[in-house]
RNA sequence: GCCUUCCUAGCUCAAUGGUAGAGCAGCGGUAUCGUAAACCGUAGAUCGGGGUUCGAUUCCCCGGGAGGGCU
Numbered sequence: 001g002c003c004u005u006c007c008u009a010g011c012u013c014a015a016u017g018g019u020a021g022a023g024c025a026g027c028g029g030u031a032u033c034g035u036a037a038a039c040c041g042u043a044g045a046u047c048g049g050g051g052u053u054c055g056a057u058u059c060c061c062c063g064g065g066a067g068g069g070c071u
Base pairs, nucleotide, nucleotide: 001070002069003068004067005066006065007064010024011023012022013021018054026042027041028040029039030038047063048062049061050060051059
């Protein structure tokens, strides 16, 4: 330099045009003599900008970041 994959919650991952979800972690509660486990509830996110579309996490372009391959 070229090619390619990825970027979603604190972490690990779903969702591929139509309400953005799960597990763990956090917070509050139940229970216990007390703690943990357990159970109930709750808050929290789409890397930035633009385009297409009635509607974009999803499709397209530019930029940023991470990984892999070739030279």